[in-house]
RNA sequence: CGCGCGCACGCGCCGAAUCCCGCGAGGGAACCGGGGAACCAUCCAUGUGGGGUGAAUCGGGCGCGCCUUGGCCGUACGGAGCCAUCCGUACGGAGCGGGCCGCCCGUAGGAGACCUUCCUGCUCCGAACCCGUCAGCUAACCCGGUAGGCGAGAAGGAAGGAAAG
Numbered sequence: 001c002g003c004g005c006g007c008a009c010g011c012g013c014c015g016a017a018u019c020c021c022g023c024g025a026g027g028g029a030a031c032c033g034g035g036g037a038a039c040c041a042u043c044c045a046u047g048u049g050g051g052g053u054g055a056a057u058c059g060g061g062c063g064c065g066c067c068u069u070g071g072c073c074g075u076a077c078g079g080a081g082c083c084a085u086c087c088g089u090a091c092g093g094a095g096c097g098g099g100c101c102g103c104c105c106g107u108a109g110g111a112g113a114c115c116u117u118c119c120u121g122c123u124c125c126g127a128a129c130c131c132g133u134c135a136g137c138u139a140a141c142c143c144g145g146u147a148g149g150c151g152a153g154a155a156g157g158a159a160g161g162a163a164a165g
Stems, first nucleotide, its partner, number of pairs: 011151004018029004030146006040136001049134001050131004058106006065100004070096001072093009109125004114161007
């Protein structure tokens, strides 16, 4: 000097997820989300349940992957029959279709160092979870949340602000 790991402090990024008081339990502020009238919207019926948080939806391909109640095949039994066959029940099989999982490729959308809008461009993300058959909007009102992750740097231009001088 470089690389890797750990701890502490500070700064910063995504996000509503921060701050204050209290020994604590807890309380408050701020921010965010949900429920909930009128008006408005929706308003033929049936089927697929539907809805919410979140940027995180939709589509395609692959798999000796797992499941399978729809369909298919086989066997057994029962029934109908125009003697071609059909129907029902049970069991088994494959996996056409479907669902789940994994991987890959796109994609609606989202993020990237004062803020907002627009143009060009690059990089990254494109998860997860909840309610439980029920929710359009929504004043009053009611309920709930304030976790977690990260340190990559790709910016240039136009306009308007803010701040500083």